The RNA shown here (Bacterial RNase P class A) has 337 nucleotides and comes from a Spirochaetia bacterium.
[in-house]
RNA sequence: GAGACAGAUCGGGUAUUCGCCCUCAUGGGAGGAAAGUCCGGGCUCCGCAGAACAUGAUGCCGGGUAACCCCCGGGCACCCUUCGGGGUGACAGAAAGUGCCGCAGAAAAUAUACCGCCGGUCCCUGAUGGUUCCGGUAAGGGUGAAAUGGUGGGGUAAGAGCCCACCGCCUUUUUGGUAACAAAAAGGGCAGGGUAAACCUCUUCAGGAGCAAAACCAAACAGCAGACGGGUUGUUCGCCCAUUGUCUGCGGGUAGGUUGCUGGAGCCUGUCGGUAACGGCAGGUGUAGAUAGAUGAAUACCGAUUACAGAACCCGGCUUACAGAUCUGUCUCUUCC
Numbered sequence: 001g002a003g004a005c006a007g008a009u010c011g012g013g014u015a016u017u018c019g020c021c022c023u024c025a026u027g028g029g030a031g032g033a034a035a036g037u038c039c040g041g042g043c044u045c046c047g048c049a050g051a052a053c054a055u056g057a058u059g060c061c062g063g064g065u066a067a068c069c070c071c072c073g074g075g076c077a078c079c080c081u082u083c084g085g086g087g088u089g090a091c092a093g094a095a096a097g098u099g100c101c102g103c104a105g106a107a108a109a110u111a112u113a114c115c116g117c118c119g120g121u122c123c124c125u126g127a128u129g130g131u132u133c134c135g136g137u138a139a140g141g142g143u144g145a146a147a148u149g150g151u152g153g154g155g156u157a158a159g160a161g162c163c164c165a166c167c168g169c170c171u172u173u174u175u176g177g178u179a180a181c182a183a184a185a186a187g188g189g190c191a192g193g194g195u196a197a198a199c200c201u202c203u204u205c206a207g208g209a210g211c212a213a214a215a216c217c218a219a220a221c222a223g224c225a226g227a228c229g230g231g232u233u234g235u236u237c238g239c240c241c242a243u244u245g246u247c248u249g250c251g252g253g254u255a256g257g258u259u260g261c262u263g264g265a266g267c268c269u270g271u272c273g274g275u276a277a278c279g280g281c282a283g284g285u286g287u288a289g290a291u292a293g294a295u296g297a298a299u300a301c302c303g304a305u306u307a308c309a310g311a312a313c314c315c316g317g318c319u320u321a322c323a324g325a326u327c328u329g330u331c332u333c334u335u336c337c
Base pairs, nucleotide, nucleotide: 001333002332003331004330005329006328007327008326009325010324012302013301014300015299016298017297018296020029021028022027031308035319036318038317039316040315041314042313043210044209045208046207050237051236052235053234055206056205057204059202060074061073062072063071064070075091076089077088078087079086080085092201093200097199098198099195100194101193114141115140116137117136118135119134120133123130124129149167150166151165152164153163154162168190169188170187171186172185173184174183175182176181214259215258216257217256223250224249225248226247227246228245229241230240231239266285267284268283269282270281271280272279273278
């Protein structure tokens, strides 16, 4: 310098004037995703919120976190590769059971013989050879995504784990590792495969509803009918409340304001521990709170910004969109010192 991969930051700023919102004032005023509403929580309420079933989710090992389907580190499998590395994983169980694998093909499970190969027999032919029937065969060919372990050798009438070697598979043991797992050894001719994003089995987890939650002040109030129950997913049990009550349906009246609402599992800097995610310690900081829903316009200068795009209780993730600029790390190649 080039290429590949991974990640981070910015994505407008300064000054003046007018306009909008918050604040007593000074002063301040949309994001990296504010988006999607896909997860996880904080918080609030439910007459004791218990148990079982159902339902839903989860799925290799270890760690982080408030928690998670998130993050970090590792293992295994598959794919790509310039062989340095990178990517993906809905990653438990098929030897508990059931189901499914169309068409093609002889045959897809209680497995099988279409072509073929071998042996014997009958008939024909000058001969090679051909035909019929019987028996053996699954190594060769065909069909298919997949044909009942694979390759090589021996053996056989021809063949076959029939036998042998190696690989695959199963069982046991040893070594390394916290573990997932890896390696090695011994034994065994050996259950035909795939599919659980099919039913199912097993592991772990889950009470519900939600800021339109909820609390307080104000305003207004008209009943009628039905049921015997009502109690925050559903069912059952338990427990609690009630009959002057509760619930359901129809109907009438009132509905304005305050809190929740912004100090958070917050952010920044330094240091220590850790491979890392992250955690401890010390210091600093005060960073929008609208509610028919606030940041618009003008001028000047700077700037790479011409992109995607606007908070509504808050936070941690994931996913999606994104013009351009800057920076860091890993690997490979080339050149120079």
The sequence was found by an Rfam model in a public genome assembly.